[in-house]
RNA sequence: GCCCGUGUGGCGUAAUUGGCUAACGCAUCUGACUUCUAAUCAGGGGAUUAUGGGUUCGAGUCCCAUCAUGGGCU
Numbered sequence: 001g002c003c004c005g006u007g008u009g010g011c012g013u014a015a016u017u018g019g020c021u022a023a024c025g026c027a028u029c030u031g032a033c034u035u036c037u038a039a040u041c042a043g044g045g046g047a048u049u050a051u052g053g054g055u056u057c058g059a060g061u062c063c064c065a066u067c068a069u070g071g072g073c074u
Stems, first nucleotide, its partner, number of pairs: 001073007010026004019057001028044005050066005
């Protein structure tokens, strides 16, 4: 330099061929239980879906550019 893949809460993953308010687990916070913890149970908060643009009535999903990261070729 060329080709391919990946990027979604703090972490790990979902989201049907583009269609309602982006879901689940762990973690975290609050409460219950307990003498206190842990465990268990109940509930809450947390995502501008890497960035910018485009297509569309509608984009996490499709297209373009850029960035980060992994792999392959030279």

Transfer RNA from bacterium TMED178, 74 nucleotides, folded computationally. Its Rfam family is "tRNA". Gene Ontology term of the family: triplet codon-amino acid adaptor activity. The RNAcentral record of the sequence draws on ENA.